[in-house]
Context: one part of a larger RNA
RNA sequence: GGAUGAAUGCUGGCGGCGUGCCUAACACAUGCAAGUCGAGCGGCAGCGCGGAGAGUUUACUCUCUGGCGGCGAGCGGCGGACGGCUGAGUAACGCGUGGGAACGUGCCCCAAAGUGAGGAAUAACUGCCCGAAAGGGUGGCUAAUGCCGCAUAUGAUCUUCGGAUUAAAGUCUUCGGACGCUUUGGGAGCGGCCCGCGUCGGAUUAGGUAGUUGGUGAGGUAAUGGCUCACCAAGCCGACGAUCCGUAGCUGGUCUGAGAGGAUGAUCAGCCAGACUGGAACUGAGACACGGUCCAGACUCCUACGGGAGGCAGCAGUGAGGAAUCUUCCACAAUGGGCGAAAGCCUGAUGGAGCAACGCCGCGUGCAGGAUGAAGGCCCUCGGGUCGUAAACUGCUUUUAUAAGUGAAGAAUAUGACGGUAACUUAUGAAUAAGCACCGGCUAACUACGUGCCAGCAGCCGCGGUCAUACGUAGGGUGCAAGCAUUAUCC
Numbered sequence: 001g002g003a004u005g006a007a008u009g010c011u012g013g014c015g016g017c018g019u020g021c022c023u024a025a026c027a028c029a030u031g032c033a034a035g036u037c038g039a040g041c042g043g044c045a046g047c048g049c050g051g052a053g054a055g056u057u058u059a060c061u062c063u064c065u066g067g068c069g070g071c072g073a074g075c076g077g078c079g080g081a082c083g084g085c086u087g088a089g090u091a092a093c094g095c096g097u098g099g100g101a102a103c104g105u106g107c108c109c110c111a112a113a114g115u116g117a118g119g120a121a122u123a124a125c126u127g128c129c130c131g132a133a134a135g136g137g138u139g140g141c142u143a144a145u146g147c148c149g150c151a152u153a154u155g156a157u158c159u160u161c162g163g164a165u166u167a168a169a170g171u172c173u174u175c176g177g178a179c180g181c182u183u184u185g186g187g188a189g190c191g192g193c194c195c196g197c198g199u200c201g202g203a204u205u206a207g208g209u210a211g212u213u214g215g216u217g218a219g220g221u222a223a224u225g226g227c228u229c230a231c232c233a234a235g236c237c238g239a240c241g242a243u244c245c246g247u248a249g250c251u252g253g254u255c256u257g258a259g260a261g262g263a264u265g266a267u268c269a270g271c272c273a274g275a276c277u278g279g280a281a282c283u284g285a286g287a288c289a290c291g292g293u294c295c296a297g298a299c300u301c302c303u304a305c306g307g308g309a310g311g312c313a314g315c316a317g318u319g320a321g322g323a324a325u326c327u328u329c330c331a332c333a334a335u336g337g338g339c340g341a342a343a344g345c346c347u348g349a350u351g352g353a354g355c356a357a358c359g360c361c362g363c364g365u366g367c368a369g370g371a372u373g374a375a376g377g378c379c380c381u382c383g384g385g386u387c388g389u390a391a392a393c394u395g396c397u398u399u400u401a402u403a404a405g406u407g408a409a410g411a412a413u414a415u416g417a418c419g420g421u422a423a424c425u426u427a428u429g430a431a432u433a434a435g436c437a438c439c440g441g442c443u444a445a446c447u448a449c450g451u452g453c454c455a456g457c458a459g460c461c462g463c464g465g466u467c468a469u470a471c472g473u474a475g476g477g478u479g480c481a482a483g484c485a486u487u488a489u490c491c
Stems, first nucleotide, its partner, number of pairs: 001491004006487005013363006019356002021321001026319003030316003035078003040075002043071002047069003050065006085274003094199007103191003108187008116150001118148002125140006155166004170179003200246003207237003212234008249271004253264004276297005299310004327353001329352003335349001336347004366396004376387004401428006410418001435480005440461003446475005456463002
């Protein structure tokens, strides 16, 4: 000198674009953050319509009725494995890069073949019972794109090559078809696995290892493999640093530097890991699953004391910790995602607004004239000098400000949260807007007074003990400027 997710002190006009718990992966009140499909199903709690009946002059009220629009709860399907957050752990094939063979793949695309005929249940519902609740038990009824046989087998799997095994679901319809379903092959994208090389410090850590290293066989997996097991052999790693200890998510990048390098890994993007702590599997194409399940633990809450409920490292927000880090906002209008044939619904992803000079960039706080060099301050050798064209005063302008009016793009035929926002026009009037640090040398900028080794300053050298350009105040000056200075850290 540059830089920062900064903080602190003094100060503070506006706009654009960004950024904002670096500490306690500490604990969390409250609300929201993942639903959707009635064109899969039986139904009908609520709402609306229709129909019937009753009260009733009408209005209106009540009862019955799934007939219709729809739809709470339920069965079923798809999605909850994405998106969002965090960085605890991890020195590892975790990441980066370049290769590899023994694999999987819902939705999507291409191609081929098929979609026949049946059955038994069960939730909802209803009766009864238990419980404070969470919830549970039992009898009865019922449906399906839920479940199970049978048929068929282009194919596929296994094969001793004889053969054996193996599917399916319907719904809507304008009757044309559309969306599905089953089997198989291929593709795309995605994912699992293996390997070469690279990837912090410590030797005041020198030996480490028993499924350990390899083989045979078996099991297991989508798949290779000590992944697991039985048997056999005794190997394997290590000063080219094994093992152990400490530290740490990795990268694209970022900061600095002429570069080499050094430091770093906030925001954005890719990968990994985690979801109160530890463990486990289930379902599923995919999880060993943040807002799923089970077990154990700590903690918090409810309780009728028998027993239950919970997990913000989602968005806001609270307490705590800390030098320190925001609104319990608006909208699905756009982009994207889930479901749906669609209309649409959901979406704290996202788009926006709010707060903060936290950062970068831009703009403004006026311009021109104006000497009796006014008053006043400060200095003075008392002559004067300086603040200083500075002010007053005269003329002008209106960025900004305030007020009024018009009023977007972003949206596609329609649909705009932002937003009556941006922008434009008109009016008013210099009107609303300057500070901070420093002035001994380094280092740009000096005098007076006060103080008297005191009070104090200080980055280094050093100032202060009665003439202090170094302390404090004032005048003046210098440097930056909506900032300035200090502290911390990196180069």

Description:
This is a predicted structure of a 491-nucleotide part of an RNA (small-subunit ribosomal RNA, 5' domain) from Candidatus Saccharibacteria bacterium 47-87. Its Rfam family is "Bacterial small subunit ribosomal RNA". The source organism's lineage runs through Bacteria, Bacteria candidate phyla and Candidatus Saccharimonadota. Its mean pLDDT, the model's own confidence on a scale to 100, is 89. RNAcentral holds the full RNA, with entries from ENA and SILVA.